[in-house]
A computed fold for a 73-nucleotide RNA from a Cyclobacteriaceae bacterium, annotated as transfer RNA. Rfam family: tRNA. Rfam describes the family as follows. Transfer RNA (tRNA) molecules are approximately 80 nucleotides in length.
C1' cells in the first nucleotide's frame, strides 16, 4: 500500500430491516432483611465508534472515514 474481519451500559455479551422505550450477567446506586458486614430479596441509572447514502422503518444493509484484530509482496 492492498485484502479480510471486529466496534452495542463501567465490564462482558444478545437482539429476522418492525413484538426494541436496544435485553441479560456481573459491577454501582437506593431500599428489604440482619445488631453489623457478607449472602439473598426488591427497584434504579447506565450504551448502538464519526459521518453520509438507501428504505415508510437502519443496532442490522452501502459507501467514506477513525480504532483494534488477522493476512500478503
Nucleotide at each position: 500500500g492492498c485484502c479480510c474481519u471486529u466496534a452495542u451500559c463501567g465490564u462482558c455479551u444478545a437482539a429476522c430491516g418492525g413484538u426494541u422505550u436496544a435485553g441479560g450477567a456481573c459491577g454501582c446506586a437506593a431500599g428489604g432483611u440482619u445488631u453489623u458486614c457478607a449472602a439473598c430479596c426488591u427497584u434504579g441509572a447506565a450504551a448502538u465508534c464519526g459521518g453520509a447514502g438507501u428504505u415508510c422503518g437502519a443496532u442490522u444493509c452501502u459507501c467514506c472515514g477513525u480504532a483494534g484484530g488477522g493476512g500478503u509482496a

Model confidence (mean pLDDT): 81 of 100. Lineage of the source: Bacteria > Pseudomonadati > Cytophagia > Cytophagales > Cyclobacteriaceae.